Predicted 3D model of a 1693-nucleotide part of an RNA (large-subunit ribosomal RNA, half A) from a Chlamydiales bacterium. Model confidence (mean pLDDT): 80 of 100. Lineage of the source: Bacteria > Pseudomonadati > Chlamydiota > Chlamydiia > Chlamydiales.
Context: one part of a larger RNA
RNA sequence: GGCUGCUGACGGAUGCCUUGGUAUCAACAGGCGAUGAAGGACGUGCUAACCUGCGAAAAGCUUCGGGGAGCUGGAUAGAAGCUUCGAUCCGGAGAUGUCCGAAUGGGGGAACCCAGUGGGAGUAAUCACCCACUAUUCUUAUCUGAAUACAUAGGAUAGGAAAGCUACACCUGCUGAAGGGACACAUCUCAGUAAGCAGAGGAAUAGAAAUCUAGAAGAGAUUCCCAUAGUAGCGGCGAGCGAAGUGGGAAAAGCCCAAACCAAGAAUUUUAUUCUUGGGGUUGUAGGGCCGGUCAAUAAAGUUUUAACUACGUUUUAGCAGAAGCAUCUGGGAAGAUGCGCGAUACAGGGUGAUAGCCCCGUAAGCGAAAAGGCGUAAUAAAGCGAGAUCGGUACCUGAGUAAGACUGGCCACGUGAAAUCUGGUCUGAAUCUAGGGGGACCACCCUCUAAGGCUAAAUACUCGUUGAUAACCGAUAGUGAACCAGUACCGCGAGGGAAAGGUGAAAAGAACCCCUGUUAGGGGAGUGAAAUAGAACCUGAAAUCAGCAGCUUACAAACGGUCGAAGGCCUAUGGCCCUUUUAGGGCAAUGGCUGACGGCGUGCCUUUUGCAUGAUGAGCCAGCGAGUUAAGCUAAACGGCAAGGUUAAGGGACAUACGUUCCGGAGCCGGAGCGAAAGCGAGUGUGAAUAGCGCGUUUAGUCGUUUAGUUUAGACACGAAACCAAGUGAUCUAUCCAUGACCAGGAUGAAACAGGGGUAACACCUUGUGGAGGUCCGAACUAGUGUCUGUUGAAAAAGCCUUGGAUGAGUUGUGGAUAGGGGUGAAAGGCCAAUCAAACUUGGAGAUAUCUUGUUCUCUUCGAAAUAACUUUAGGGUUAACCUCAGUGUAGACUCUUUCAGGGGUAGAGCACUGGAUCCAAUAGGGAGGCUUACCGCCUUACCGACGGGAACCAAACUCCGAAUACUGAAAGGGCAGCUGGGAGAUAGACUGUGGGGGAUAAGCUUCAUAGUCAAAAGGGGAACAGCCCAGAUCGUCGAUUAAGGCCCCAAAUUCUAUGCUAAGUGAGUAAGGAAGUGAAGUUUCAAAGACAGUUGGGAUGUUGGCUUAGAGGCAGCCAUCAUUUAAAGAGUGCGUAACAGCUCACCAAUCGAGAGACUUCGCGCCGAAAAUAUACGGGACUAAAGCAUAGAGCCGAAAUCACGGGUGCAUAUCGCAAGAUAUGCGCGGUAGGAGAGCGUAGUAUGUGCAACGAAGAUAUACCGUGAGGAGUAUUGGAGCGCAUACUAGUGAGGAUGCAUGGCAUGAGUAAACGAUAAAGAGGGUGAAAAUCCCUCUCGCCGAAAACCUAAGGUUUCCAGGGUAAAGCUCGUCUUCCCUGGGUUAGCCGGUUCCUAAGCCAAGGCUGAAAAGCGUAGGCGAUGGGAAGCAGGUUAAAUAAUCCUGCGCCACCUAAGACUAUGGCAAUGAGAUGACGAAGGACGUUAAGCGUGCGGACCAUUGGAUGUGUCCGUGACACUAUGGGGCAGGCUAGUAGGAAAAUCCGCUAGCAUAAUGCUUGGUAGUGGCCAAGGGGAACCCUCGGGGGAACCGAUGACGUAGCGCGAUGCUUCCAAGAAAUAAUCUCUAGUCGUCGAUGGUGACCGUACCAAAACCGACACAGGUGGGUGUGAAGAAUAUUCUCAGGCGCGC
Repeated sequence: GGCUGCUGACGGAUGCCUUGGUAUCAACAGGCGAUGAAGGACGUGCUAACCUGCGAAAAGCUUCGGGGAGCUGGAUAGAAGCUUCGAUCCGGAGAUGUCCGAAUGGGGGAACCCAGUGGGAGUAAUCACCCACUAUUCUUAUCUGAAUACAUAGGAUAGGAAAGCUACACCUGCUGAAGGGACACAUCUCAGUAAGCAGAGGAAUAGAAAUCUAGAAGAGAUUCCCAUAGUAGCGGCGAGCGAAGUGGGAAAAGCCCAAACCAAGAAUUUUAUUCUUGGGGUUGUAGGGCCGGUCAAUAAAGUUUUAACUACGUUUUAGCAGAAGCAUCUGGGAAGAUGCGCGAUACAGGGUGAUAGCCCCGUAAGCGAAAAGGCGUAAUAAAGCGAGAUCGGUACCUGAGUAAGACUGGCCACGUGAAAUCUGGUCUGAAUCUAGGGGGACCACCCUCUAAGGCUAAAUACUCGUUGAUAACCGAUAGUGAACCAGUACCGCGAGGGAAAGGUGAAAAGAACCCCUGUUAGGGGAGUGAAAUAGAACCUGAAAUCAGCAGCUUACAAACGGUCGAAGGCCUAUGGCCCUUUUAGGGCAAUGGCUGACGGCGUGCCUUUUGCAUGAUGAGCCAGCGAGUUAAGCUAAACGGCAAGGUUAAGGGACAUACGUUCCGGAGCCGGAGCGAAAGCGAGUGUGAAUAGCGCGUUUAGUCGUUUAGUUUAGACACGAAACCAAGUGAUCUAUCCAUGACCAGGAUGAAACAGGGGUAACACCUUGUGGAGGUCCGAACUAGUGUCUGUUGAAAAAGCCUUGGAUGAGUUGUGGAUAGGGGUGAAAGGCCAAUCAAACUUGGAGAUAUCUUGUUCUCUUCGAAAUAACUUUAGGGUUAACCUCAGUGUAGACUCUUUCAGGGGUAGAGCACUGGAUCCAAUAGGGAGGCUUACCGCCUUACCGACGGGAACCAAACUCCGAAUACUGAAAGGGCAGCUGGGAGAUAGACUGUGGGGGAUAAGCUUCAUAGUCAAAAGGGGAACAGCCCAGAUCGUCGAUUAAGGCCCCAAAUUCUAUGCUAAGUGAGUAAGGAAGUGAAGUUUCAAAGACAGUUGGGAUGUUGGCUUAGAGGCAGCCAUCAUUUAAAGAGUGCGUAACAGCUCACCAAUCGAGAGACUUCGCGCCGAAAAUAUACGGGACUAAAGCAUAGAGCCGAAAUCACGGGUGCAUAUCGCAAGAUAUGCGCGGUAGGAGAGCGUAGUAUGUGCAACGAAGAUAUACCGUGAGGAGUAUUGGAGCGCAUACUAGUGAGGAUGCAUGGCAUGAGUAAACGAUAAAGAGGGUGAAAAUCCCUCUCGCCGAAAACCUAAGGUUUCCAGGGUAAAGCUCGUCUUCCCUGGGUUAGCCGGUUCCUAAGCCAAGGCUGAAAAGCGUAGGCGAUGGGAAGCAGGUUAAAUAAUCCUGCGCCACCUAAGACUAUGGCAAUGAGAUGACGAAGGACGUUAAGCGUGCGGACCAUUGGAUGUGUCCGUGACACUAUGGGGCAGGCUAGUAGGAAAAUCCGCUAGCAUAAUGCUUGGUAGUGGCCAAGGGGAACCCUCGGGGGAACCGAUGACGUAGCGCGAUGCUUCCAAGAAAUAAUCUCUAGUCGUCGAUGGUGACCGUACCAAAACCGACACAGGUGGGUGUGAAGAAUAUUCUCAGGCGCGC
C1' cells in the first nucleotide's frame, strides 16, 4: 500500500411530522374614493431595532352589549401598574385621524418649499404662530358685462357632479401582429388570438319581429345548455374553416315614445310659421286620428314603485349550555394490555408525557342581541300604470338624406362568387297603406312581417375577497416565488429579474458549581432528563469523502483489477450434528466466513454505427429531482349488459348533503336495405331496345359501457436554437446638437498695415524700423492613442513602462437639456446608442418551430426482422409493397424437398456458315512499272499493289452452321406443410468472403449489380492476436463420454508414430521479370576401345609483306578478294602485341592417357534477384534421414457440436381429474429493431384482517429463501407509527441527457502561484496572553503643479470618545474606515430658497388625432448665468465654526419721539435707460503673500571646522487730514408727428457751453492709537516629573526686484460681429393720499460632521477614471527637469 471488519468524523439523504400551500363545494359579498381612497412616509410603548396595532386624543378615547378572573400584542425578563365598584378580551355604534398620494391655494426632484383672503392669539410695530377657505372641467342659477344701441361673447358668485384605485378574472367597443400550418410560399390559416386603448356592471351584451321557416302546414322577444353535425356549405375545393332551421331542456315578462288631432302659452313682423307645455296615441286577420251611430262608464279588479314608522318572521355581526370510567400491569409518562362498567339525536375532529366516545376543547340536539345591517311577509299611507269597447264613413298620421342603387371595404360558417341578409366611406336617391321589407342572384304568384325612436328581470360568465366544509392533492430539491419578518436579501441606470433558509425536549427542567485557557472560543467533570452520540452547529442521521484500531496479504514484481482453481493464515454462522435450563442457550467440525502466495482465461459502460477496447460520443464522485401524460373523436381486441334492437344527452325529482347514489328524461345517435350521378325504384337495383348479360346488393347482429393497443386534434415522450412580432425601458457610457460657464507654462517665427530713408513724372520698387497675423513652429498642463515590450486565471473585463500625434483651434472640458430601435446619431469605421449592435434591453405571443442531436428509469418467457422495389424539391426524411409479430378463420389444394418424366431456350463453351474484325500462303482477274513492238491492235517480264475464289491459323457483350450444366415451366409418386382477414410494428445508411459480370488500370479494405454464405442480431472451438474466413448455432447443471475444423518436441491437451522420398537454403518462416555447370527424377540427341572429353608434350607451314589504301598496313587501322600448294594438320587467320615488322597464342593435327564425354528438353525441391526509416516477415523456444516439404497409413487430442444423467420452460397431442392441475410422448427454447405473454416493487384509496413503548417506520450488519425483479428472520441504532390479503388509482422504478447555474464532497495538493507598483527601512521604550505589523521617541528613505491644502458632484455617519477582537483587513493585530455604547454639524451679510430669466420642459383656453395622445398661446417651472450686506482674533478632554465668543462693521424691514403734508409726498404688473457681454494682442501704473539688502532679537551645538558673506525668527495693519496721479461717465436751452394711454423721461432735431463735478483705484506726507519675535516668569493645578501662562520690558517698520493679482466690463487691432429677463437702480407720467424718520426693534426656512480617494464611479481597502481654486525656494525661458520648505507619506506580509 491492498482487501475485510469495527469505531468515529464530515455531510444532511431517508423515515416520521406540519404551522404552509393546491384544487373543489356551499353560502355571502361583488366595490372603495373630494365626508380625501388604494398605497405609503414619519411618528407612537417605562426601557423599543423589527413586525403587528394605532395617529400629536397615537399597542389607544367614549358608549352600548357579551363575558367572568386574571391582565399590560409577537416577546421572555425587569420596573411600574390595572382588576369582582367587573379589568384584559370579543362584538355594534361613535370620536380622533400628522404628511404624501386623484391631491385639488401656487410650486415641486412624493412624504418638501412658498402663499393669498377671513378670523384668532401675540408685538410699540414688522416678522414668526393657530383655525377655516382658495384647483380644474362640466352643469344649474343669479349678478355683471365689450367691440356695438338692444344683445351676445367674456367675467364673477353660489349649488351640484366628475376625477383616482382595483381582481394579471368575467363583459362591451376601438386598434390590431408575428413565430407557426399549408412539407416552399403570396390568397388562406394562426386570429379578430396576443398586446395596446376606452368604458360599464355585479354581471355585461342581447331583447319584444320590416323574425324564422314551410310548401299550402306552422312557430311566436332575448340569453344559455344538449343534440342536429363535423352535416349543409365555404376553401390556391389545398391546408383547413364550418353553420342554421328544428327537436329536448334552463329561465320566462312585457312595455314606453315620435306623428295625425285638440287645448293653453310664447316668439317674430299682420298674414303665415315656429317653439314650449298638457291631453291624445303606439299597430299588421293593419292600427290610430277626425266625423257619425251604439254600448259601457266617471273608477273598479288588478298591478308596480316608493317612503317612514310599525308589527312579525328570518338572517349576519359577540355568545350560552351540552351525556358518560374506574382499578391493576408495563412504563419517565397510559389514552396501551387485562378486568369490570357507562353515555350516545353526541363513536366529526383536535389536544392531553404512547393509540381516550366517558380527562380538556368540542360534536349532536337546543338556546341567545342593547346596537347596527340584510331579506321576506302583512297592514297603513302616498304616487304611477291600468283608463274605454264596437259599427260605419273619411283618407289626416304611422320615424328621410332614410330604404334602395353604383363604386369600394368589413361582417355574416360563406375567400366576389349566381351572393341574398347586416354594415362603414364616397356619389346618387325613393314610395308613404291602392304603400313597403323578407322568404339566398333575379322575376311572377303565394305566404309572412311593418325598418329608418327608446326601456326591459331571470336563466349565462367570473372570483381580489368573507365564512364554513371536503380531498384515492403536496409534505420542506415537493406544495405558491415565499411553511421561516419574501416579492425580502441581492442584481440592474431603468423597465425588470429574484433566492436560500422548517423539526432540542412531555416540560427549559437550556447545564448551578469546579477545572484547563487571554478566553463570552472550545473542552473535561458535576447536575437535569426516560434519553445529552436529545446540549442549542440540537429528532432520525444514509452515501460520497476523511481518520483511528484490528485480521490476512505485499519489497524481482506489470496491466479492464474480475472470474475459476488453489496452498497457507485467522474466524465460527439465519446452515449441519450433538447437548441442555428447548420461542432460547452451549459445544463440535470443515464442505462455511475473511484473506489470498501461485496458476488458467479475460481489451470497462452508454450512445452511434457496415463495424468500437478503440486513439469516436458522454459521464469527477455521491445524494435528491429528471422524460409516452390528459381530454375529446375514430379503429381493433378482451370482458360485461341487453338484443332486432341497443343506448340515453342536457336537464329534473328523491335521499344525502363533502364527493355523491338512485329514479326519471327517447330529444338524438348507431343498427335493422340496397342500388343509382339523380329523378327514382326497392330484395332488388343500375346499365341497356331487352325479360339478356354484367356490376353492386339480398341469404341478419347489433348496440352501450369498462380496460388495453394504435391513431387524429391539442405543447402531446423530455430538454435544446438562431430568429419573428407586440408593448414598454434606456443618451449617468457613447454619437451629434442646444444653452450657460471654465481652461490652454514657456519659447520661437514675424503676414497685412503704418512710419523713416532711398527711388519714380506719378506709381511701382528697395531698405530700416514699428507692428503682432496665423485651422504657424518647438514644447508642459490638457487631449489623443503611433510602435515595441510587459501583462493575458492581469494591479486593470483594454492597463503599465518607454516612445509618439495635436496643443489659439474644425481645440479641450464642467453643468443643464434634446434626438429611441427598422429608429436615432454618424468629418462614414457598419462606427456608437449603459462592459450588448448588419438592428439595444425588458416583459409578453411562448411550452414559436426543429425531416436534427442527445436522453428515455424493474424482471422473466416466447417468436423475431430490414438495410430491397416503386414514387417522392427525394436521396441521413417519408408513403405503399416485401420481410416480423399477435388474434381470428380455415382448407386438400397451393408452396417446398427428393426421384422420375415431358418441355421451350441460345448462356458457358465452341465455331467462323452469316455480320464484322484480322494474319500468312499459293494462284490469279485488274491496276502500276520496265522492256519489245508501234500506224493501230498488241506481246513479254516483274524484287510493286492486289479483288473474287482456294488453303492454313484466329477474334467478338450488342456474330452464330452449333451448344451444355444449372435455372425455369408442367406432370406423377413420396416427405413436409397452406391460404385468407384484421390489430401492432420495425426497417428502407449495410459490411466482408466465394462465384459470374459492369466501371476502374482484368488497381484499391474501391465502386455497382447478380448469386450463395457469414456478420449485422451469434456466444463456443480453430485461424498467435483478428465483426464478415474454417468448424459449429449457447434452455440450465455435471471434476462424464464421442467427435468437427485444427492439431499431437516444450510453452500447451494429444505420436519425439510407421513407411518412402526430397530439401542444406533455417528454404520451411514474405515477392516478380530475369539469371545460374545447385541438386534429384524423366527424356531426346551427338561423339566415343577404328580411343571420345579434359590434361600434358610437339607441330601450327608455303605462294605472300594477297591486292588496294597508306608515311607505313607484313594474318590482326580500313576496303576488296579469301584462292592455291605442302601436309598428320595449319584460317590470305581466334585473340594479345609492334610505328610497321618481330614475338606469344588459338582454331587444326599428332603423340601420351584409357572410358565415358558433350548439347538440348521437361518435372520436384532449393539459390540469386531482395534497399527505409525505435528492434525481429515460424506466435516463442528451438528444429536438419526433421519438430521442414511430398506421399501413404495407424492412433490420439480437440467445441457451449453430439451423446449420457438430472432440472426448468413454450407449443401440440393423449390419458386422468368437477376444476385447479398432474403424468406421458413429440417438436422446440442464441438474438438487435420489433410484436405477444406473465410477473416484482413504490405511493395512495376501499373492505377485511393483523403488529406496535415488552419498541413502528427509517438506518447499519448478516453465511437464509426464491429462476428473476425481489422476500423474510435476527442483532444493534431509533423512538412513533406500520403491515398482510383482495380490488382500484397513479406525479410508480435512473447510470448516462456537455442533464439541474440543486446540495454535499473529492482530485489536482499540503503541491504551485500569489499576498495588487522595488518610495526602505533600523533601533529603543510602552501596552499586552501574544507585537516586523498598535502607540511614543530617534535615525533613514519618498512626494513636493503633489503622494500638500481648500472645494463642487457623489457617498451618507465613514466624523469624535470609551470599550471589544468572533467575522471583515490578502499575513499579524493589543489596531482600524470593523463590532458595541455614547456624543458631534449653531449663520440677516458662505451657499440655496423666499428674486430673475437661457436651452429645454409643463401648459388654462385653443388646434389636430380611432383611443392613448401630439403641438402650442397666456402663464409657469427651470442654473451651468444676472442679483442686498463681514472681516479679524479667540475658544472646547475630542469632534463645529466668516455660523459660538470678543472686537469693529454693513444690508433689509418695522415703527416711537419728531418732522413734513396738495405749487406737496409716494409711485405702477405701464414707458424709457441701465443691467448687457466676442477673440487675440501688447503697453503703462501699482501692488507682496516670495526673495535679497538693511534694521531688531535670540543662538554658537553631538565627529572636524566655524564670531562668519553664520543659523533661526520678526520687520504689520488701520483711521483722519492734506496732496498729486490712472481709468470711466458727461452739461444746459428750445422744438417734437415715435415709445399701444400719458409724460417734464427716452428717442430725434437745432442751438449754447465746456473739464469744474461725480464715481473708482492705488500712491506720498503728517497726526493718532494698536501690534510681533524674544525676555520674563505671578496666580493656580499637580500623579511632584511638570503644566499653566498674568504683570512688566521690548527694536524697527527702510530700500530693491516684480508675477498669471489689481486699475480693467479699460485700450488697440481683427472678423466669424459676439444671451435673456426681473428685482434692486435712475427718470417719467397714469394713479393715489399719506410720507419720512433710531440712539429702539426684527431678520424666518434648508445645507453646514467627515471623505476628495481605503469613504465617489470601477463586484475588492483595485497601479484605472473624476470639474474648479492655492500651489514655496535654488538652478532655469518655464507650472519642463533635478533637489527641496510647509505639509504628507514608506504604498497591510
Rfam family: Bacterial large subunit ribosomal RNA.